The part of an RNA shown here (small-subunit ribosomal RNA, 3' major domain) has 476 nucleotides and comes from a metagenome. Rfam family: Bacterial small subunit ribosomal RNA. The coordinates come from a structure-prediction model, not an experiment, and the mean pLDDT is 82.
Context: one part of a larger RNA
RNA sequence: UGACGGGGACCCGCACAAGCGGUGGAGCAUGUGGUUUAAUUCGAUGCAACGCGAAGAACCUUACCUGGGCUUGACAUAUAGUAGACAGCUCUAGAGAUAGAGACUUCCUUCGGGACUGCUAUACAGGUGCUGCAUGGCUGUCGUCAGCUCGUGCCGUGAGGUGUUGGGUUAAGUCCCGCAACGAGCGCAACCCUUAUCGUUAGUUGCCAACAGUUAGGCUGGGAACUCUAACGAGACUGCCUGGGUUAACCAGGAGGAAGGUGAGGAUGACGUCAAGUCCGCAUGGCCCUUAUGUCCAGGGCUACACACGUGCUACAAUGGUCGGUACAGGAGGCAGCGAAGCCGCGAGGUGGAGCAAAUCCGAGAAAGCCGGCCCCAGUUCAGAUUGUAGUCUGCAACUCGACUACAUGAAGUUGGAAUCGCUAGUAAUGGCGUGUCAGCAUUAACGCCGUGAAUACGUUCCCGGGUCUUGUACA
Numbered sequence: 001u002g003a004c005g006g007g008g009a010c011c012c013g014c015a016c017a018a019g020c021g022g023u024g025g026a027g028c029a030u031g032u033g034g035u036u037u038a039a040u041u042c043g044a045u046g047c048a049a050c051g052c053g054a055a056g057a058a059c060c061u062u063a064c065c066u067g068g069g070c071u072u073g074a075c076a077u078a079u080a081g082u083a084g085a086c087a088g089c090u091c092u093a094g095a096g097a098u099a100g101a102g103a104c105u106u107c108c109u110u111c112g113g114g115a116c117u118g119c120u121a122u123a124c125a126g127g128u129g130c131u132g133c134a135u136g137g138c139u140g141u142c143g144u145c146a147g148c149u150c151g152u153g154c155c156g157u158g159a160g161g162u163g164u165u166g167g168g169u170u171a172a173g174u175c176c177c178g179c180a181a182c183g184a185g186c187g188c189a190a191c192c193c194u195u196a197u198c199g200u201u202a203g204u205u206g207c208c209a210a211c212a213g214u215u216a217g218g219c220u221g222g223g224a225a226c227u228c229u230a231a232c233g234a235g236a237c238u239g240c241c242u243g244g245g246u247u248a249a250c251c252a253g254g255a256g257g258a259a260g261g262u263g264a265g266g267a268u269g270a271c272g273u274c275a276a277g278u279c280c281g282c283a284u285g286g287c288c289c290u291u292a293u294g295u296c297c298a299g300g301g302c303u304a305c306a307c308a309c310g311u312g313c314u315a316c317a318a319u320g321g322u323c324g325g326u327a328c329a330g331g332a333g334g335c336a337g338c339g340a341a342g343c344c345g346c347g348a349g350g351u352g353g354a355g356c357a358a359a360u361c362c363g364a365g366a367a368a369g370c371c372g373g374c375c376c377c378a379g380u381u382c383a384g385a386u387u388g389u390a391g392u393c394u395g396c397a398a399c400u401c402g403a404c405u406a407c408a409u410g411a412a413g414u415u416g417g418a419a420u421c422g423c424u425a426g427u428a429a430u431g432g433c434g435u436g437u438c439a440g441c442a443u444u445a446a447c448g449c450c451g452u453g454a455a456u457a458c459g460u461u462c463c464c465g466g467g468u469c470u471u472g473u474a475c476a
Stems, first nucleotide, its partner, number of pairs: 001476002003473003007470007015460002019423005026314008034305002042053002064300007073124001077123008089102005106115003126289002129287003135283002137278003140274001142272001147186006153162003166177003192266004197234007207223002211221003237260001240254005316416001320375007333362002337356002342351003382413001387408007429452007
C1' cells in the first nucleotide's frame, strides 16, 4: 500500500422488511447431468453453464457412427506436357457417390497462341484435428457501481503519502465550504434515439367539422379544420415564490404547466478483476494428419431412457367452464411473396384468382371485456396427458423423426415439504397479436406490440452485494 475480520462509523441497492404473483408437488415442452449406444458430434459448468452457441437437427444442415468410393483431391494459385469445348439430355449397372454407352457440342485469333475444360506430373491444397494456459478480435461479470489516475509542488531515507482526506450535499469524486496543495485526464452528467404537450410547413394512399349528392360505404363532389403521418422548431432551467440551510451547495413545500426537480424508457459500460468464455463465427503462432484426422455418397445418430436437476407451458376450476350475440388495438411482414370475394369440406384444408413491390391490397377474425342462456362444487360440462381410427399440408422422401384436423379415448392433478425466485407504476399480474429463423416444423422459446391493470414500502436491527473513512493482523 492492499486484502481480510462472526472490528467500528456512515451510506446505497427489490438486499431485507411491507405487499402481489410464482418455482419446488402433477402432466407435458425444452436444456443439462448420468446411463445406454456403432454413434448418441462439439463447446458452455456457482453467481456470470443448464428454452445457452442453435434467429428452426426428417435428407441437407452435420462436425458423430456404419458401410461404399476418391487421392493434386469437393475448393485456390502457378508451371510443364497432353487432349478437347465444358455443361446439359437419353439409356444401362448401382443404395448413391460413381462407372460405361449414345446422340448433340465452342469462342477470339496477328494462325504463334489465348479463353474455358478434362487428364498426367510438381509445388501445394485441405483439416469443425490439439492448445482460449501462446494470441488477435469479440463477449460475460463485478457494475451504469462511482470510482481509477496523471503533471508540477510539498512531506517521507524509502515503499509511499498529499491532491482524492475533513464539514455539508447529491443518483453521482454531483456541487459548495475548508485545507500544502494547484491544476488536468478517463469515468458521472450533458450532447444522441424513442415517448409525453404545443406550433409551423405539407395534405396522398391517411382524415371528414361545415356544404351538396348518396347505392348509406369518406362512397362522390369537395374541404385543409380535426386525427394522423414526418421534417423543422418551442418547451423544464430549481427559472419564480415561501421556509430551512453557513449570505453556499442543496433540501422541503407551493404556483404556473402536457410534463418538476435526472419527466419516463433506451443506447452509452472508466482503470481493472476472474490465466472467466470463445482456436466449432472469423483471424492467427506452435504442434499433429497427408491413399487420411482430407474429401464424395447412402443409411443411421444428434430425437435413446431405471433416474437426478434447471428453465418454461398447461392445469387443479365458479373472479370459472361452455354456447350465442356484440365492441375497441399497436407494431412488424409480404413478389420463387402476401393472397381477397365466391364455391366445396364438420375441420385441417382444397379450388379460385381480384388486389398489392403496399398509409391504397393481403395475412387480419384481436383476446381478455360487455350482454344473455346453461353448468351447481363433483375428479365434474374442471383438466387435458396418453392411445386408436380416418384425414390435411409441406417436401425426392414424414418408419426411425414433422406440424395440423375430425371422431373416439379421458391419465396425473383438488394449490404443492424443506427451501427458493421475480417485481416499486402503466410496473407486477393477466389477455391476445406479430416478427425473425424457415420448404415444413418441435415456437409453450427469443425479440417486439398493444389491451385490462393493482397492492405495498413503518423502517435499516438482521441476510446478500457494493461504496467511503477508520481500526487490528503472525496474510501478500